The prediction has a mean pLDDT of 89.
This is a predicted structure of a 350-nucleotide part of an RNA (small-subunit ribosomal RNA, central domain) from an uncultured Gammaproteobacteria bacterium.

Context: one part of a larger RNA
RNA sequence: CUGGGCGUAAAGCGUGCGUAGGCGGUAUGUUAAGUCGGAUGUGAAAUCCCAGGGCUCAACCUUGGAACUGCAUCCGAUACUGGCAAACUAGAGAUCGGUAGAGGUUGGUGGAAUUUCCAGUGUAGCGGUGAAAUGCGUAGAUAUCUGGAGGAACAUCAGUGGCGAAGGCGACUCCCUGGCCAAAGACUGACGCUCAUGUGCGAAAGUGUGGGUAGCGAACAGGAUUAGAUACCCUGGUAGUCCACACCGUAAACGCUGUCUACUAGCUGUGUGUGCCUUUAAGGCUGUGCGUAGCGAAGCUAACGCGAUAAGUAGACCGCCUGGGGAGUACGGCCGCAAGGUUAAAACUC
Repeated sequence: CUGGGCGUAAAGCGUGCGUAGGCGGUAUGUUAAGUCGGAUGUGAAAUCCCAGGGCUCAACCUUGGAACUGCAUCCGAUACUGGCAAACUAGAGAUCGGUAGAGGUUGGUGGAAUUUCCAGUGUAGCGGUGAAAUGCGUAGAUAUCUGGAGGAACAUCAGUGGCGAAGGCGACUCCCUGGCCAAAGACUGACGCUCAUGUGCGAAAGUGUGGGUAGCGAACAGGAUUAGAUACCCUGGUAGUCCACACCGUAAACGCUGUCUACUAGCUGUGUGUGCCUUUAAGGCUGUGCGUAGCGAAGCUAACGCGAUAAGUAGACCGCCUGGGGAGUACGGCCGCAAGGUUAAAACUC
């Protein structure tokens, strides 16, 4: 190794790209490296095994054989794998004209609402709570109304709807731009899959510099509650939340389910293409793709459940797990301005 696993028990890297490596479609020829057969040489003796012999037996000793599963060389085989040559089109890609979409970046614009300011009307309360109080208000608040300012977010549409690799993306609109999908031919001709190291992206919070600050609001202050109340409730309120640039690199980054490919009953909803038929319609019918949901056969599963979007049946490649605690910690390395991140033990203990 034969021969374990990873939805929930320990275990899928947050997610892409991609190097080395691993693996790789159809048919032909060639080669003969892997593979297979044969031969020769070698594989010390002892040991082990088999058949005998000697100590009264045995252990022990001894003779012969076998074995030593290996290595080298030579001669062959050519299905498969590999190499080479020249092809193919079913994988992959690219082309023509199209569809849908909160996919991304930048600029511009809009209305509702909150707050605030100026002015008018108007008068004694407002606000808040379980009840209150702090707070605001006769220096005229709350309410109502005209106008202005500014910031942030975009109600309805809105949908187990859409798009994106993931994080994520929602007013309208311009420029720029990525990807998916269907149909139809013609084109390239295996150009593919996965991916250690590497590298890009990566919510929120946090950090640096400079802006901005309406609302909300860690910290903080006050009022309550309470035995206490460093809380829950209330009144305020700074960082922050927003923008630009640069860091950080983590999340229950979850479908707790890696990527790719093939195969394996059906039924229903929904999004978006495309084809056919017809009574040409707000239609009906029959198909065929790509998504997204709900059931469900076989099968799988410890059960729950999964079930063509598999956790079924198989293959390729990567990652990860190995009792609980100690501990995702210490030390060391690397990264970071810091916060910290990443890699990652042991003693001891149950």